RNA sequence: GCCUAAAUAGCUCAGUGGUAGAGCAACCGGCUGUUAACCGGUUGGUCGUAGGUUCGAGCCCUACUUUAGGCG
Numbered sequence: 001g002c003c004u005a006a007a008u009a010g011c012u013c014a015g016u017g018g019u020a021g022a023g024c025a026a027c028c029g030g031c032u033g034u035u036a037a038c039c040g041g042u043u044g045g046u047c048g049u050a051g052g053u054u055c056g057a058g059c060c061c062u063a064c065u066u067u068a069g070g071c072g
Stems, first nucleotide, its partner, number of pairs: 001071007010024004018055001026042005048064005
């Protein structure tokens, strides 16, 4: 230098162009003599950055950044 993959909640990850989700964690409550466990609920997101396409983009297109792998 070139190619490929990945980037979404604090963490691990879903998400077929049409309201952004799950588990864990945190917080509140229930249960219990207490803790743990269990049960219910709540909070938490500029979807890596900047443009473009579209009535509508996490998803499609382009460039860039970072990470991982490969080729030279």
Predicted 3D model of a 72-nucleotide RNA (transfer RNA) from an Erysipelotrichaceae bacterium. Its mean pLDDT, the model's own confidence on a scale to 100, is 82. Its Rfam family is "tRNA". By type it is a transfer RNA. The sequence was found in a public genome assembly.